Overview: RNAcentral holds the sequence, with entries from ENA. A computed fold for a 72-nucleotide RNA from a Minisyncoccota bacterium, annotated as transfer RNA. Its Rfam family is "tRNA". Its mean pLDDT, the model's own confidence on a scale to 100, is 82.
RNA sequence: GUCCUCGUAGUUGAAUGGAUACAAUAUCUCCCUCCGAAGGAGAUGGUGCCGGUUCGAUUCCGGCCGAGGACA
Numbered sequence: 001g002u003c004c005u006c007g008u009a010g011u012u013g014a015a016u017g018g019a020u021a022c023a024a025u026a027u028c029u030c031c032c033u034c035c036g037a038a039g040g041a042g043a044u045g046g047u048g049c050c051g052g053u054u055c056g057a058u059u060c061c062g063g064c065c066g067a068g069g070a071c072a
Base pairs, nucleotide, nucleotide: 001071002070003069004068005067006066007065010025011024012023013022018055027043028042029041030040031039048064049063050062051061052060
């Protein structure tokens, strides 16, 4: 330099055009307990950036940024 894959919550993953983006874990609050752990209930928190297509984009297209890989 060319090509391929990927980027979603603090972390690990799901959702492949359609209702309010889902779970686990973490954090916080409450219940439980003599206290704690475990368990139960609840809350907070997210689509890398900029455009395009579409009635509608996490999903499709282009560019950029970042991570990994293949070739040279």